RNA sequence: GGUCGCGUAGUGUAGUGGUUAACACGCGUCCCUGUCAAGGACGAGAUCGCCGGUUCGAGCCCGGUCGCGACCG
Numbered sequence: 001g002g003u004c005g006c007g008u009a010g011u012g013u014a015g016u017g018g019u020u021a022a023c024a025c026g027c028g029u030c031c032c033u034g035u036c037a038a039g040g041a042c043g044a045g046a047u048c049g050c051c052g053g054u055u056c057g058a059g060c061c062c063g064g065u066c067g068c069g070a071c072c073g
Stems, first nucleotide, its partner, number of pairs: 001072007010025004018056001027043005049065005
């Protein structure tokens, strides 16, 4: 330099065009317990890397760009 893949809560993932973006762990409050852990209930937390485009509508499709990874040279 070229090709391909990935980027979504703090972490790990799901979500293959159509309401309030889901789950687990973690975090907070409460219940339970003599206390802690475990368990239960509720809750906070993601402008979906960034910029543009397509569409009535984009996390999803297209282009550019940045980062990471793999392969090739």
Predicted 3D model of a 73-nucleotide RNA (transfer RNA) from Candidatus Roizmanbacteria bacterium RIFCSPLOWO2_01_FULL_40_14. RNAcentral holds the sequence, with entries from ENA. The organism belongs to Candidatus Roizmaniibacteriota, within Bacteria. Rfam family: tRNA. It is annotated as a transfer RNA. Rfam links the family to the GO term triplet codon-amino acid adaptor activity.